Predicted 3D model of a 478-nucleotide part of an RNA (small-subunit ribosomal RNA, 3' major domain) from a Chlamydiota bacterium. It matches the Rfam family "Bacterial small subunit ribosomal RNA". The RNAcentral record of the full RNA draws on ENA and SILVA. The coordinates come from a structure-prediction model, not an experiment, and the mean pLDDT is 84. Lineage of the source: Bacteria > Pseudomonadati > Chlamydiota.
[in-house]
Context: one part of a larger RNA
RNA sequence: UGACGGGGACCCGCACAAGCAGUGGAGUAUGUGGUUUAAUUCGAUGCAACGCGAAGAACCUUACCUAGGUUUGACAUACAAGAGACCGCGCCAGAGAUGGUGAAUUCCCGCAAGGGACUCUUGAACAGGUGCUGCAUGGCUGUCGUCAGCUCGUGCCGUGAGGUGUUGGGUUAAGUCCCGCAACGAGCGCAACCCUUGUCGUUAGUUGCCAGCACGUAAUGGUGGGCACUCUAGCGAGACUGCCUCGGUUAACGAGGAGGAAGGUGAGGAUGACGUCAAGUCCGCAUGGCCCUUAUGCCUAGGGCUACACACGUACUACAAUGGUCGGUACAGAAGGCAGCGAAGCCGUGAGGUGUAGCAAAUCCUAAAAAGCCGGCCUCAGUUCAGAUUGUAGUCUGCAACUCGACUACAUGAAGAUGGAAUUGCUAGUAAUGGCGAGUCAGCACAUCGCCGUGAAUACGUUCCCGGGUCUUGUACA
Numbered sequence: 001u002g003a004c005g006g007g008g009a010c011c012c013g014c015a016c017a018a019g020c021a022g023u024g025g026a027g028u029a030u031g032u033g034g035u036u037u038a039a040u041u042c043g044a045u046g047c048a049a050c051g052c053g054a055a056g057a058a059c060c061u062u063a064c065c066u067a068g069g070u071u072u073g074a075c076a077u078a079c080a081a082g083a084g085a086c087c088g089c090g091c092c093a094g095a096g097a098u099g100g101u102g103a104a105u106u107c108c109c110g111c112a113a114g115g116g117a118c119u120c121u122u123g124a125a126c127a128g129g130u131g132c133u134g135c136a137u138g139g140c141u142g143u144c145g146u147c148a149g150c151u152c153g154u155g156c157c158g159u160g161a162g163g164u165g166u167u168g169g170g171u172u173a174a175g176u177c178c179c180g181c182a183a184c185g186a187g188c189g190c191a192a193c194c195c196u197u198g199u200c201g202u203u204a205g206u207u208g209c210c211a212g213c214a215c216g217u218a219a220u221g222g223u224g225g226g227c228a229c230u231c232u233a234g235c236g237a238g239a240c241u242g243c244c245u246c247g248g249u250u251a252a253c254g255a256g257g258a259g260g261a262a263g264g265u266g267a268g269g270a271u272g273a274c275g276u277c278a279a280g281u282c283c284g285c286a287u288g289g290c291c292c293u294u295a296u297g298c299c300u301a302g303g304g305c306u307a308c309a310c311a312c313g314u315a316c317u318a319c320a321a322u323g324g325u326c327g328g329u330a331c332a333g334a335a336g337g338c339a340g341c342g343a344a345g346c347c348g349u350g351a352g353g354u355g356u357a358g359c360a361a362a363u364c365c366u367a368a369a370a371a372g373c374c375g376g377c378c379u380c381a382g383u384u385c386a387g388a389u390u391g392u393a394g395u396c397u398g399c400a401a402c403u404c405g406a407c408u409a410c411a412u413g414a415a416g417a418u419g420g421a422a423u424u425g426c427u428a429g430u431a432a433u434g435g436c437g438a439g440u441c442a443g444c445a446c447a448u449c450g451c452c453g454u455g456a457a458u459a460c461g462u463u464c465c466c467g468g469g470u471c472u473u474g475u476a477c478a
Stems, first nucleotide, its partner, number of pairs: 001478002003475003007472007015462002019426005026317008034308002042053002064303007073126001077125001079123006089102005107116003128292002131290003137286002139281003142277001144275001149188006155164003168179003194269004199237007208227002213224003240263001243257005319419001323378007335366003340359002345354003385416001390411007432454007
């Protein structure tokens, strides 16, 4: 100087407390461990691995296994020799890769010699490796932590390590600011500048409006017409403790008030200092070294990654009446669409089929929002709760749904009575709850990323648990 303390002081955080909803019990989905297996590819392992890499394993993917093939190679560059256009097509064998065979074709420049491009064979350089090492590395990422810290120059102090500044008194979300001080300044962080959202104005109207006029319809901005309103998207205004009162050291600042759409960081996002964990990744990519080179490379078929006594994590669905079911009826936002979205109509109980209108989209489509509201039935039961499992029959995608897809109809109707010890999230448009969209994608979503609807309770307080910050103290630790 640090680190540590079941030392002290002060402070903060959904850390506790106060509340709400969960997890832990059930079934299923999914990941992991374990076990099994020819293989169940590999990595991730307290917080910070476990719906993680994977924004989507039937083949492919695919790295694994079995079997069949192949050796200058699936791919790149260049050389030597030889041959030929190449590609494509038919037949045979085969699981296919591939092998055999047949017909056809006969590149460009040049009169020619020759040259060029491409393909095949042989040879030799080399290719190739998701093989090892993340403890050789780059890059990227997680974490402490959006915590308020981490340092430097000069000066001063100290033999020196080092200290001071950065400590102290206040204050703040903040090393934020004020005051003081052997310090005076500065840098990286904080804040602000950026984006979204909340109010208003302005500019602009192929969306919106009957607002005011006219036409028309069974109905609809459908039409003329118009940018008032809504909206869209550019520009601008607006919030700064600016104003008032009180407190405070005349300061920083704090409490209250006015006005205001918004008030003291308005709300949310992006943004992550010096560093820590030899943290993670050689299987994204790059890369040193090592290893393989008729194989640890490459091609192909099939299988596996989907196994199942069991254990754990994360979710979904429930156990019901604040509910279930049937009928009627209302209101979104954001996003996507041409090898695409696909309307109306017709067929089917349905998944879906048919059909093609419209739309490269503020114009058309996905599109029904759902919870909600109105009414009928159910009356506390393993039920008109719950839906696992299984049978049968189908639909769709795709070369192909056996291993191993999703969905539909009928039948079947399991566990489950609110869950032990323990444990998680959340402070407001939040939790809880309801649906909608997108990416991936031929098909496949209870996951992920977004969007809107409905919309709470509680916070006395900081004694305690956990994590963190500042000062101080002890130490036989570095």